[in-house]
């Protein structure tokens, strides 16, 4: 370098203030918050080469991905719901959610301005932010020693 082995370590952030109330971090007004990989007209840096060049950074709502739910299997209890497994090429059902205007060759990603979105159970009252499942699983990031060239 790598169509490449085993092991290992790491991988999620946020409710402050103020109403109504018997009770709400759940309602209702202003706030917070943004997992991984990819892309760039963005930012930062390189030059023998100034490009449609390479390098690094780089989007919740552009493209895929990931944990939850659900389906579907399998074994079980029981009875009409329920417990262990198992299965992401089972189905992707839930899997969200962005335009408007301005640069500009070109905007889905810059700049402006409006708005939108967040598994599932629990709860004195409905939850992206409290609690749990979760010292849990992963998308995936790197590191050591191998193996090939």
């Nucleotide at each position: 370098c790598a169509u490449u082995g085993u092991u290992c370590u790491c991988a999620g952030g946020g409710c402050g203030g103020g109403g109504c109330g018997g009770a709400a971090u759940u309602c209702c007004c202003c706030a917070c918050c943004g997992g991984c990989g990819g892309u760039a007209u963005g930012c930062g840096g390189g030059c023998g080469a100034u490009g449609u060049c390479c390098c690094g950074u780089a989007a919740g709502c552009c493209c895929g991905c990931g944990a939850g739910c659900g389906g579907c299997c399998u074994c079980g209890a029981u009875u009409u719901u329920u417990g262990a497994g198992g299965u992401g090429u089972c189905c992707a059902g839930c899997a969200g959610a962005u335009c408007u205007g301005g640069u500009g060759a070109g905007a889905g990603g810059c700049c402006a301005g409006a708005g939108c979105c967040g598994a599932c159970g629990g709860u004195u009252a409905c939850a992206g932010u409290c609690c749990g499942g979760a010292u849990g699983a992963a998308a995936g990031a790197g590191a050591a020693c191998g193996u090939g060239c």